[in-house]
Lysine riboswitch aptamer from uncultured Fusobacterium sp., 158 nucleotides, folded computationally. RNAcentral holds the sequence, with entries from MGnify. Taxonomically the source falls in Fusobacterium (Bacteria, Fusobacteriati, Fusobacteriota, Fusobacteriales). Rfam family: Lysine riboswitch aptamer. On this family, see Mandal et al., Cell 2003: "Riboswitches Control Fundamental Biochemical Pathways in Bacillus subtilis and Other Bacteria". Gene Ontology term of the family: lysine biosynthetic process.
RNA sequence: GAUAGAGGUUGCAUAAUUCAAGAGUAUUUAAAAAUAAGAUUUGUGUAUCGUUUUUAAAGAAAGGGAAGGUUGCCGAAGGGGAUUUACAGACACAACUGUAAAUAUUCUGGGACAAUAUAUAAUAUGUAUUGUACUGUCACAAUAUGUGGAGAGCUAUC
Numbered sequence: 001g002a003u004a005g006a007g008g009u010u011g012c013a014u015a016a017u018u019c020a021a022g023a024g025u026a027u028u029u030a031a032a033a034a035u036a037a038g039a040u041u042u043g044u045g046u047a048u049c050g051u052u053u054u055u056a057a058a059g060a061a062a063g064g065g066a067a068g069g070u071u072g073c074c075g076a077a078g079g080g081g082a083u084u085u086a087c088a089g090a091c092a093c094a095a096c097u098g099u100a101a102a103u104a105u106u107c108u109g110g111g112a113c114a115a116u117a118u119a120u121a122a123u124a125u126g127u128a129u130u131g132u133a134c135u136g137u138c139a140c141a142a143u144a145u146g147u148g149g150a151g152a153g154c155u156a157u158c
Base pairs, nucleotide, nucleotide: 001158002157003156004155005154008074011073012072013071017067018066019065027058028057029056030055031054032053033052034051035050038049039048040047041095042094043093044092045091046090077108078107079106080105082103083102084101085100086099087098088097089096109135110134112132113131114130115129116128117127118126119125137149138148139147140146141145
């Protein structure tokens, strides 16, 4: 270097389908009251529309999750910031925000539990740090055990 392979308290991602939450929110319609230059992400221009509150009736969706167990797998995969592209936010230009994809880069061996921080509508879930016990693996030692390391690792064959 090539090929094959292992890890498991639910190994990892994931299709159909179902569900909670989002939310009785956004929004729409009706009524009442108040008000005057604003509203549609920001700037310029254009375009469109009055606006706000309360009550009543109707009433979503997205991102994020859970169940499920199809498919692909064992850096499986996930996260971070960066760049590019597409789409959305009324239209044009510039910016910004969100979502998706791609590229290179960087961090994490694995899952569980707890605390804190952060993202989030969230007590769900993700990430980071710390702690606890566990697990696979290798190294070292005083070898029924202990300590330490990291997947750029480990095992087998060539």